[in-house]
Molecule: Bacterial RNase P class A
Organism: Desulfurivibrionaceae bacterium
């Protein structure tokens, strides 16, 4: 110059006019002045927690959850670092990465056979005879199926052949080094035992009480239940009962009051005022912005992070405010240059942190890698 990995930044700015939500101050409010007003993911609600109620001496069974080591962490299914497999020439990038010699199950089709084994071609001996086929018996190198075939290459051996025999890799077992540790690296012994599948039940080892701010305090209206008090009413007749010239109950009748437009008859309703006292609901207040906080320096640590000092207070709405227009100026695209046009993403709080996932124009900044060519 190309080509390629890795990590980070910015997510337009400023006036002005009209509005909206909160705080302050001013006023009896109202007006008026001042200030502040969305994110890197505020989102999906997938993980951890704080905070509240409820359960709860301990364990344990069922369920769910995680799964190489070490370390951060308030915690975690997240991060960092390394370890081991897999990929790339390299930078670097992936990886649900505990056990298949506890036990059950699965392994489609094609094949002789998907696992205590077996043999369809072949390959060799032995025999029979009609001379290229039949029986018998070896083997598993080769050739065929398959996603996968009982270590793998090469000598040797052998009738062919085979860990049968050796040498190499690769398995196992045991030791020794070195690491915190996962490992790694080294020798010995072992002819090889253990085919794949736990993203199939299953076993091992560690975690896990449940519901959530609509969680929970708190004040609390109006109608309509509960309890109580104090006043007014308490009339005739039957019954019943009792502490009997009376009292309760309770029934029938009469009055009181409202309604059927209004008056009579009838017919339905209410049986009384006031006041207190307690739960609940509308409704409001709180939880709710000072925090596992953020932002600068210093310092320990490879790093996720830590720990010290200094400065900062940074939305708090409640059906839910952060909006319109205009102007001027960035940035980028089209354009030789000017003019001049176009574009400025995803998305938006609702208890509040830590993660992860996803979404995201355009632009800019670091570092490494790997080819070419120059010097």
């Nucleotide at each position: 110059u190309g080509g390629a990995g890795g990590g980070g930044g910015c997510g337009c700015a400023u006036g002005a006019u009209c509005g909206c939500u909160c705080c302050g101050g001013u006023u009896u409010u109202a007006u008026c002045c001042g200030g502040a007003g969305a994110g890197g993911a505020a989102a999906g609600u997938c993980c951890g927690a704080a905070c509240u109620c409820c359960a709860a001496c301990g364990g344990g069974c069922a369920g769910g959850g995680u799964g190489g080591u070490u370390c951060g962490u308030a915690a975690c299914g997240c991060g960092a670092a390394c370890u081991g497999g897999g990929g790339g020439c390299a930078a670097c990038c992936c990886c649900g990465a505990g056990g298949a010699a506890a036990g059950u199950g699965c392994c489609a089709c094609a094949g002789a056979a998907a696992a205590u084994a077996u043999a369809c071609c072949g390959c060799c001996c032995c025999g029979g005879c009609u001379u290229g086929c039949c029986g018998g018996g070896g083997u598993a190198a080769g050739g065929g199926u398959g996603a996968a075939a009982u270590g793998g290459u090469g000598a040797g051996g052998u009738a062919a052949g085979a860990g049968c025999u050796c040498a190499c890799c690769g398995c196992u077992u045991u030791c020794g080094u070195g690491g915190c540790g996962a490992c790694a690296c080294g020798a010995a012994a072992g002819g090889c035992a253990u085919g794949g599948c736990a993203a199939a039940c299953c076993c091992c080892a560690c975690c896990c009480g449940g519901a959530g701010c609509a969680a929970g305090a708190c004040c609390a209206a109006a109608u309509a239940g509960g309890g109580g008090a104090a006043c007014a009413c308490c009339g005739c007749c039957g019954u019943a009962c009792c502490a009997a010239u009376g009292g309760u109950a309770u029934g029938g009748c009469a009055a009181u009051g409202g309604g059927c437009g209004g008056c009579c008859c009838g017919c339905c309703c209410a049986a009384g005022u006031u006041c207190c006292c307690g739960g609940g609901u509308a409704g409001g207040u709180u939880g709710c912005a000072u925090g596992a906080a953020g932002u600068g320096c210093c310092g320990g640590g490879u790093g996720a992070c830590c720990g010290g000092u200094a400065c900062u207070c940074c939305a708090g709405a409640u059906a839910a405010a952060u909006g319109a227009u205009c102007a001027u100026g960035g940035c980028c695209c089209u354009g030789u240059u000017a003019a001049a046009g176009g574009g400025u993403a995803c998305a938006g709080g609702a208890u509040u942190c830590g993660g992860c996932u996803u979404a995201u124009a355009a632009c800019c900044c670091c570092c490494u890698c790997c080819a070419g060519u120059c010097u």